Notes
The RNA shown here (transfer RNA) has 74 nucleotides and comes from Mauremys mutica. Its Rfam family is "tRNA". It is annotated as a transfer RNA. The coordinates come from a structure-prediction model, not an experiment, and the mean pLDDT is 82.

């Protein structure tokens, strides 16, 4: 060069098919317990879903291009 798939809380992944209040596990904070940690068991807090345009009443999803990333062919 050329083609694929991928990007969602601090990690790790769901939800996009077929658009309409983003869920889940570890984490982390709080309390209960415990002598005290730890495990357990209640509770919370925490992503405007890579960037920008398009398209619609309405985009995490559709669509266009760029950024990064993997793997494949040359």
């Nucleotide at each position: 060069g050329g083609c694929a798939c991928c990007a969602u809380g601090g990690c790790u992944u769901a939800a996009c098919u077929a658009g309409c209040u983003a869920a889940a596990g570890c984490a982390c904070c709080u309390g209960u317990c415990u002598a005290g940690u730890a495990a357990a068991c209640a509770g919370g807090a925490g992503a405007u879903c890579c960037u920008g345009g398009g398209u619609u009443u309405a985009a995490c999803u559709c669509u266009c291009a760029g950024u990064g990333g993997u793997g494949c062919c040359u």